[in-house]
RNA sequence: GCUUCCUUGGCUUAGUGGUAUAGCGGUCGCCUAGUAAGCGACAGGUCCUGGGUUCAAUUCCCAGAGGAAGCU
Repeated sequence: GCUUCCUUGGCUUAGUGGUAUAGCGGUCGCCUAGUAAGCGACAGGUCCUGGGUUCAAUUCCCAGAGGAAGCU
C1' cells in the first nucleotide's frame, strides 16, 4: 500500500428497513432466624462519527475514526 471483517448500556452480546434484546453487573422488593442461592420489578443506550437513499435507517450506500486478520 491492497483486501476482508468488527464497532450496539459498566462488561459480553442478539437484532438483514417499522417502539433496540438477553445474560452478567447495579438498585429496590419478595423469600430466610440471618446470609448466600432463588424469584420479581426498576434504572441505565446520542446503536463509533458525518453525509446520502427512504414515508421510515442499528439495519442499505459513501466517506472518515478506532480495532482484528490476510496479502504484498
Predicted 3D model of a 72-nucleotide RNA (transfer RNA) from a Candidatus Woesearchaeota archaeon. The sequence is in RNAcentral, with records from ENA and MGnify. Lineage of the source: Archaea > Nanobdellati > Candidatus Woesearchaeota. Rfam family: tRNA. Rfam describes the family as follows. Transfer RNA (tRNA) molecules are approximately 80 nucleotides in length. Gene Ontology term of the family: triplet codon-amino acid adaptor activity. The prediction has a mean pLDDT of 82.